[in-house]
RNA sequence: AGAGUUUGAUCAUAGCUCAGAUUGAACGCUGGCGACAAGCCUAACACAUGCAAGUUGUGCGAAUUUUAUAAUUAAAAAAAAAAUUAGCAGCGAACGGGUGAGUAAAAUAUAAGAAUUUGCCUUAUAGUAAAUAAUAAUAUAUAGAAAUAUAUAAUAAUAAUUUAUUAAUCCUAAUGGAUAAAGUAUGGGAUAGCCAUAUGCUAUAAGAAAAGCUUAUAUCGGAUUAGCUAGUUGUUAAAGUAAAAGUUUAACAAGGCUAUGAUCCGUAGUUGGUCUGAGAGGAUGAACAACCACAUUGGGACUGAGACACGGCCCAAACUUUUAAGAAAGGCAGCAGUGGGGGAUAUUGGACAAUGAGCGAAAGCUUGAUCCAGCUAUGUCGCGUGUGUGAAGAAGGCCUUAGGGUUGUAAAACACUUUCAAUAAAGAAAGAAGAAAUAAUUAAAUAAAAUUUUUUUAUUUUUGACGGUAUUUAUAAAAGAAGCACCGGCUAACUUCGUGCCAGCAGCCGCGGUAAUACGAGGGGUGCUAGCGUUAAUCAAAUUUACUGGGCGUAAAGGGUGUGUAGGUAGCUAAUUUAAAUUAAUUAUAAAAGCUAUUAAGAUAAACUUAAUAGAGUAAUUAAUAAUAAAUUUCUUGAGUAUAAAAGAAGUAAAUAGAAUUCUAAAAGUAGCAGUGAAAUGCUUAGAUAUUUAGAGGAAUACUAAUGGCGAAGGCAUUUUACUAUUUUAUACUGACACUAAUACACGAAAGCAUGGGGAGCAAACAGGAUUAGAUACCCUGGUAGUCUAUGCAGUAAACGAUGUCGACUAUUUAUUGAAUAACAUAUUAUUAUUAUUUAUAAAAAUUUUUAUGAAUUUAAAAUAAUAUGUAAAUUUAGUGAAAAAGCUAACGCGUUAAGUUGACCGCCUGGGGAUUACGACCGCAAGGUUAAAACUCAAAUGAAUUGACGGGGGCUCGCACAAGCGGUGGAGCAUGUGGUUUAAUUCGAUACAACACGAAAAACCUUACCUACUUUUGACAUCCAAAGAAUUUAUUAGAGAUAAUAAAGUUUUUUUAAACUUUGAGACAGGUGCUGCAUGGCUGUCGUCAGCUCGUGUUGUGAAACGUUGGGUUAAGUCCUAUAACGAGCGCAACCCUUAUCUCAUAUUAUUUAUUAAAAAUAAUGAGAAACUGCCAAUGAUAAAUUGGAGGAAGGUGAGGACGACGUCAAGUCAUCAUGGCCCUUAUAAGUAGGGCUACACACAUGCUACAAUGAGUAAAACAAAAAGUUUUUUUUGCUAAAUGGUAACAUUAUGCUAAUCUUUAAAAAAUACUCUUAGUUCGGAUUAAAAUCUGCAACUCGAUUUUAUGAAGUAGGAAUCGCUAGUAAUCGUAAAUCAGAAUGUUACGGUGAAUACGUUCUCGAGCCUUGUACACACCGCCCGUCACACCAUGGAAGUAGAUUGUAUCAUAAGCAAUUUUAUUAUUGUUACGGUAUGAUUUAUGACUGGGGUGAAGUCGUAACAAGGUAGCUGUAGGGGAACCUGUGGCUGGAUAUUUU
Repeated sequence: AGAGUUUGAUCAUAGCUCAGAUUGAACGCUGGCGACAAGCCUAACACAUGCAAGUUGUGCGAAUUUUAUAAUUAAAAAAAAAAUUAGCAGCGAACGGGUGAGUAAAAUAUAAGAAUUUGCCUUAUAGUAAAUAAUAAUAUAUAGAAAUAUAUAAUAAUAAUUUAUUAAUCCUAAUGGAUAAAGUAUGGGAUAGCCAUAUGCUAUAAGAAAAGCUUAUAUCGGAUUAGCUAGUUGUUAAAGUAAAAGUUUAACAAGGCUAUGAUCCGUAGUUGGUCUGAGAGGAUGAACAACCACAUUGGGACUGAGACACGGCCCAAACUUUUAAGAAAGGCAGCAGUGGGGGAUAUUGGACAAUGAGCGAAAGCUUGAUCCAGCUAUGUCGCGUGUGUGAAGAAGGCCUUAGGGUUGUAAAACACUUUCAAUAAAGAAAGAAGAAAUAAUUAAAUAAAAUUUUUUUAUUUUUGACGGUAUUUAUAAAAGAAGCACCGGCUAACUUCGUGCCAGCAGCCGCGGUAAUACGAGGGGUGCUAGCGUUAAUCAAAUUUACUGGGCGUAAAGGGUGUGUAGGUAGCUAAUUUAAAUUAAUUAUAAAAGCUAUUAAGAUAAACUUAAUAGAGUAAUUAAUAAUAAAUUUCUUGAGUAUAAAAGAAGUAAAUAGAAUUCUAAAAGUAGCAGUGAAAUGCUUAGAUAUUUAGAGGAAUACUAAUGGCGAAGGCAUUUUACUAUUUUAUACUGACACUAAUACACGAAAGCAUGGGGAGCAAACAGGAUUAGAUACCCUGGUAGUCUAUGCAGUAAACGAUGUCGACUAUUUAUUGAAUAACAUAUUAUUAUUAUUUAUAAAAAUUUUUAUGAAUUUAAAAUAAUAUGUAAAUUUAGUGAAAAAGCUAACGCGUUAAGUUGACCGCCUGGGGAUUACGACCGCAAGGUUAAAACUCAAAUGAAUUGACGGGGGCUCGCACAAGCGGUGGAGCAUGUGGUUUAAUUCGAUACAACACGAAAAACCUUACCUACUUUUGACAUCCAAAGAAUUUAUUAGAGAUAAUAAAGUUUUUUUAAACUUUGAGACAGGUGCUGCAUGGCUGUCGUCAGCUCGUGUUGUGAAACGUUGGGUUAAGUCCUAUAACGAGCGCAACCCUUAUCUCAUAUUAUUUAUUAAAAAUAAUGAGAAACUGCCAAUGAUAAAUUGGAGGAAGGUGAGGACGACGUCAAGUCAUCAUGGCCCUUAUAAGUAGGGCUACACACAUGCUACAAUGAGUAAAACAAAAAGUUUUUUUUGCUAAAUGGUAACAUUAUGCUAAUCUUUAAAAAAUACUCUUAGUUCGGAUUAAAAUCUGCAACUCGAUUUUAUGAAGUAGGAAUCGCUAGUAAUCGUAAAUCAGAAUGUUACGGUGAAUACGUUCUCGAGCCUUGUACACACCGCCCGUCACACCAUGGAAGUAGAUUGUAUCAUAAGCAAUUUUAUUAUUGUUACGGUAUGAUUUAUGACUGGGGUGAAGUCGUAACAAGGUAGCUGUAGGGGAACCUGUGGCUGGAUAUUUU
């Protein structure tokens, strides 16, 4: 310090999330030691038990017990000492300890203050005299269960009371009056406060240290809490208090608080500090410390120096306990502990040794304060779990490309060490200072002594809970000691297996649907470490509430507009004063602790503890005055006033004009009018519409008219008048009078409401007609509110420039509406006063001068006026527009009319939805308006711009795309393929174009993958091992066959080895046309032979990207030229390749022709060349590219055809050509055999063939092609076949030539010629059927082709729709080949004959480029809205119901206090807690039913929005409708397209 997440990508805006630090924490897994700290955050819930406040006999009287002494015969009694117990009395118990309920000010913090009190303590002064009556304990008796109470009798005091004394105290009318006390111990002494000492007591005055009170400032949220207050605010007089005060009472007055937030509601102890942060801030208030409040709940006082009292009292309430039922007792928010609650927080420990506290003269006693220990990884800090060497890189694990890698010097092994823990021993290191006794000593008190106190020393005695402590030493052995989380990105760390949108993970994004680095496990790795991780919470990151430090044109955000109050802010020349503010210095304060910085000490060092110094803020005083501020005077430029001009659809009221619509009357006239995309409803022979004339009535104001004008906005338009307001200019005056503006007030389109008028046209609703699947709409015909007016209400709009108002400053250019001046330049003349220069006189001063008056000069400068010439309609100013620099902006854009640079003030915003909502309040007649949340839910929502894609957007341009033509398909029959159906099986794949005569260039068996039956299991096929055997051949039998069984032949001399083969056996393995083309390679289709697709450098832009590749021309072409921030290049295009058209040359023999032979020539074949390049001419064109025409030429503008297919798209097709990952089968999903099936058949579709006939069919005779194919391998057979013969024919027989330019297939057919048929279901057409044959082949039934004879179906030109083709093409005619034993109407080739048409690009389809809109990016087969139905979630309303808090009024009233009364332990009155009653307010929970909202999922209905979204959208308002929505009216552009203007 940042990072992830919206998008295809980008920038911005904006939220969510993460990394950090922290905690009184909790949970999970794990756990060796120590030091220091911390430890009920929840129920201020209830508490068993023990302890937490006592002490004093040197204040008092007793009781009991013990001891010692003396005396006595003994006992008893008396006196002395000590201890115990309760009582009277004193001090303490108001501290210490706990808790945070209440409390938003009666608290707290800081700073001030005056009207007060104070026990113990310190200092000073004075005093301490005399007397009296009781009472408890105790004894006796009584009541009661107890607690406790009562009666009688007795007694003491530092208890109580009285008297005396008195001021330096208090009161006062200034004379006077009022007010104290207590002794005790020790010593002296006969005794006695008689004396001394000590300690008390009383009074007074101070101090110290505390306490009470007052003021100012600061101190959470809510305005959906706006008014509150009646002792309330003040005065006077009283009462009351320690003390000021309405603190209380009476009278009087009517005040007091509040938008700088009163009152009310909610929440909360406050602070020093703590956590975090760079800081400013934010959050927090455990531990430690200061203050406050409380002590079961509520009220109350008593005592006392101090309390309205945690371990005191009285009363009431709830709860608990005891009880003999009459009555009593209790208060852990003290320390432990228990129950309960909770995610969660410890021992019913030790000691008063230390520190402190209470009492005491002291010893001492007491102390759950405190000091210690126990429990807990709760936190911080420290230590350890070993160290060194050690490669055979062991074993094992995991991974693997099978080679290896990794775990890993890690282990083992060898050597060494022992901190910590364990065991044993030492432990007189410190915490201890004191205290007592004895002896001595110093000082003080006193007349003196004794005594007491005090200082110091010595000796003796004695005090440690912790503690089995710290620490030290010894012993033995690596011995006893490592886990947790994570490994997709953020974020350091990767692989295997399992799982298969399941199980699960997840902080955000997200992962998982068969190859998961994201789930679970293993291995490995990373991080931290006695801990680790999770959860919860706070701050930071977050400039995400912005003081430091944000924004508001379009992202959330400028109020609809103005006037104006409070408030905030405020011009300037000159001068004076003040010192608010600012700055500086000083003083006081800011508790300690803590924190920061520096330093020191202790434990070895850290954390920790102790000590020292400095550091914040506030107040007061003093000083300064440049700017700010305050006061006074002055100024004119801001602002205003008056006068005079000018401008305008500014407003209100009244009047007024012409055109048009409608209606009424009349005339004239006849069949339609009206309306639409097309129609219909409607009007019309009862005379419409159209035409003419007259009249009525209402509303609106064409042209002028504009980017124009006016107004604060809304808004304003015939013309005229009246009244009112504004703006601009000039002159004069006032002299800061100003700007902004919460609350407030006024205005405020359209729709709407109320009442009364008015009503021509238009027109929500409504009705009808159309459209449509429907049409509650768009279109049409009608039509009511309304639209108009008067008076009120209402108060909203896309009320928009989506831009608040007012100032200042900052380049220009241009247009327009007003206004002011007629402008500028040059020259000449005149005038004016001044300056300058020269000079005279006078005065002053003193010689450098100054002042006054006068004269002269016209050299220079200025102003005014006039004239002349020249230039040009100029300059200035106020509005309204356009372009644009700097600058700003996320960009778009804004740009002197700022969204620039700045000043002042106001309003508003803080993720999307929920929500322009609910509840509440205010306003309104209503409709509704203003104000305005939360629960819940999502990780986005949004702005601008970019690239694509898309549009029932636009422009340009291509294509057999349409058009123009020719011929077809769709109808018939048949062939082939597909779907469907059927079947044991009808194997599988291909399925819009781009599947369907496709894979298949050939299903009778085979093929064959399917079905049935039979059969085999290391297998039909490959490699390896072992054993045996020649291999091999023939025959017979069984069987459908595979197969099985049997028989025979088979080496040549022997042995060994190798290879092959056969059989048998075992397992590794074979095998799979099984699945996944969505795991893949390869191959292929398609857009498309369309002209596109990109890169380097450079430039522009924050960036995605753009430019290049666009523009102007041209082309078949991103082809070329030209312009140009581009310059170049690549893949495509073209060319190179093949075929073909023309010619030349060369070459070979097996070709053809010239009758034959030879030669030669030509043709043909093969090979090599030539030829075409817009090269030439002309015109057009920007001179270019190029186009048009022409010449020549076999061919002319790519000559024709082919091969060749850019970047990419379609998860396109293929695992069944092949290859291949993974998965699956292994006596079967493998293999063999026979038969069947792939050939089925109601039907539907596709592709073809043949036809329907005369441009034809048949017959006869008789012409002209191209290309292609064909038998000799080791043996026999297998090819194309001439000719001849036979057969009606298919074909057969015999047989020749040819391994091919030699022979053969081979006959070309259509055409042309002649004849017949004569429009007929025919001499067309040939399906179907019957019979008989031929050929191939083991085999022709399922299921082949062919021949002959006979039969002779549909069909007479084909509905909607649709296909191909632009020239040697369509159409038509035949020929050959591949496959192949046989089997083409298919496919692939070949040639023959040989057309028509193209005006052209409006439309259909597709494509390319440019541009535009977009809410699309899986890209329109997109996105997306609402109702309804279902499930779940939170929430509003609701007859009510049940609580909580609280106001007002009132009733009754405990204890206490006060008053009165009585002289009695009384009574009454007042006040009053809890409580009761009545009636309100606020709030919580719940509630039949009900409203909308959110989420979910593959539901239903439509298609409202996004493109001109198919009726542009949005918006205020009103009406209507299943729903999105529709319609009216006004407004907006955040509308496309087109046109016009500038």
Description:
Small-subunit ribosomal RNA from Candidatus Carsonella ruddii, 1542 nucleotides, folded computationally. The sequence is in RNAcentral, with records from ENA and SILVA. Its mean pLDDT, the model's own confidence on a scale to 100, is 80.